Transfer RNA from Hydrogenibacillus schlegelii, 74 nucleotides, folded computationally.
Model confidence (mean pLDDT): 80 of 100.
It matches the Rfam family "tRNA". Gene Ontology term of the family: triplet codon-amino acid adaptor activity.
[in-house]
RNA sequence: GGUCCCGUAGCUCAGGUGGAUAGAGCCGCAGCCUCCUAAGCUGUGGGUCGGAGGUUCGAGUCCUCUCGGGACCG
Numbered sequence: 001g002g003u004c005c006c007g008u009a010g011c012u013c014a015g016g017u018g019g020a021u022a023g024a025g026c027c028g029c030a031g032c033c034u035c036c037u038a039a040g041c042u043g044u045g046g047g048u049c050g051g052a053g054g055u056u057c058g059a060g061u062c063c064u065c066u067c068g069g070g071a072c073c074g
Stems, first nucleotide, its partner, number of pairs: 001073007010026004019057001027045006050066005
């Protein structure tokens, strides 16, 4: 230098062919339960989907550029 993959909630991830409120588990907080703790149960908190443009009525999902991480090739 070239090709490709990953980047979504604090963490680990899911989100075939664009669609209507962006999700799960863990986590935090509150409550219930318990003598207390743990476990369990209920509720709740948190993300504008790495960044910037573009296409579209509509983009996490398509296109371009860019940043970070990784693999292979030279």